Predicted 3D model of a 174-nucleotide RNA (Lysine riboswitch aptamer) from Limosilactobacillus sp. The source organism's lineage runs through Bacteria, Bacillota, Bacilli, Lactobacillales and Limosilactobacillus. The coordinates come from a structure-prediction model, not an experiment, and the mean pLDDT is 76.
[in-house]
RNA sequence: UCAAAAUGAAGAGGUUGCAUUCUUUAUUAGUACGAUCUGUUAGGAAAAUAAGUUCCGGAGCAGUUCCGAAAGGGAAGAGUGCCGAAACGGUUCUUAGCUUAUUCUGAGAAACGUUGGGACAUGAUUGAAUAAGUCAUGGACUGUCGCGUUAGAUCGCGGGGCGCUUCGCUGAAC
Numbered sequence: 001u002c003a004a005a006a007u008g009a010a011g012a013g014g015u016u017g018c019a020u021u022c023u024u025u026a027u028u029a030g031u032a033c034g035a036u037c038u039g040u041u042a043g044g045a046a047a048a049u050a051a052g053u054u055c056c057g058g059a060g061c062a063g064u065u066c067c068g069a070a071a072g073g074g075a076a077g078a079g080u081g082c083c084g085a086a087a088c089g090g091u092u093c094u095u096a097g098c099u100u101a102u103u104c105u106g107a108g109a110a111a112c113g114u115u116g117g118g119a120c121a122u123g124a125u126u127g128a129a130u131a132a133g134u135c136a137u138g139g140a141c142u143g144u145c146g147c148g149u150u151a152g153a154u155c156g157c158g159g160g161g162c163g164c165u166u167c168g169c170u171g172a173a174c
Stems, first nucleotide, its partner, number of pairs: 001172003007168005014083001017082009034066002037063004043056003047103006086115004091110007116142002120138007144159005
């Protein structure tokens, strides 16, 4: 100086990078729960169905009055760990939802699969919500690499994070 694979270390994307903890705060909401009174009436409640257990002759339902939350999600601030950070999907297992069975939903674990990143729009879904989240689709933006092009990452096309950049290890020549 050049270089294929493998391997080690350190890094980059961004002014909303990702996740998480604590504090304060708006909303949830004058709602739920509880208590009083009145009316009605025998069935009613616990995610759905079936069976059961429990409660009740005034349960439950409706209305009035009094009292009166919380969780999740949001915002601001202060920290922590990081760059498959992390998120999502179905499968299997464990666990919770009064008991059992079948579903459904939530939490956790394993391997597998998808996604470079953050926004925007439409639809669906969760949710008290028009907030926020997730999924699918779409066209732009941005970062990186390859090919061509250009005075110039200037422009065009295409790929993906098991990627990309730098250095080291290793090899060849001087």